[in-house]
């Protein structure tokens, strides 16, 4: 000194990269609730069932029509901040914790941890969640983008542009080099 190379510690992807939070907006929904007539005619309320406790009701429950009033949860796009480039986001599985009586099972929400799947974003059809023509996911296609490799063109000292296949973020770049090998 030249090849390789663990591990550490920086970077990059974008005409819509992610994710939080916060204000308005759309929808939710003229919906639920509450007033009030009118009917009904015996059961209801404390998320669902069963069970138990507790209240409510013939001084009229539960539904039902009509007027009046009139939200929110959870979902969404859009901006501002702000934190990031496995950023995150999701399938199962175990477990917390909340849905305002209590066990029990069940169900929404939301958090953790294990494991698995996705390079990003968009479109297209199908499933699935969802109130939704939002979105989100999944699975099939497309074309893009950005990286690496591969094979060809230009144009050359490196090396650039490009064209066409290919691969996954367990990857790419530039650094630093414990180690092996010459």
């Nucleotide at each position: 000194a030249u090849c390789g190379a663990a591990a550490g510690a920086a970077g990059a992807g974008g005409a819509c990269g992610c994710g939080g939070u916060u204000a308005a907006c759309a929808a939710u929904a003229g919906u639920a609730a509450c007033u009030g007539a009118c009917u009904a005619g015996a059961a209801g309320u404390g998320g669902g069932u069963c069970a138990u406790c507790a209240c409510u009701a013939g001084u009229g429950a539960a539904g039902g029509u009509c007027a009046g009033c009139g939200a929110a949860c959870g979902g969404g796009g859009c901006a501002a901040c702000c934190g990031c480039c496995g950023a995150a986001a999701u399938a199962g599985a175990u477990g917390g914790a909340u849905c305002u009586a209590u066990g029990a099972c069940c169900g929404a929400u939301u958090c953790a941890u294990c494991c698995g799947u996705u390079g990003g974003g968009c479109c297209u059809u199908g499933g699935u969640u969802g109130a939704a023509u939002a979105a989100a996911u999944c699975a099939a296609g497309g074309a893009c983008u950005g990286u690496c490799g591969c094979a060809g063109c230009u144009a050359g000292a490196a090396u650039a542009g490009u064209u066409g296949c290919g691969g996954g973020g367990c990857g790419c770049u530039a650094u630093c080099g414990a180690c092996g090998a010459u």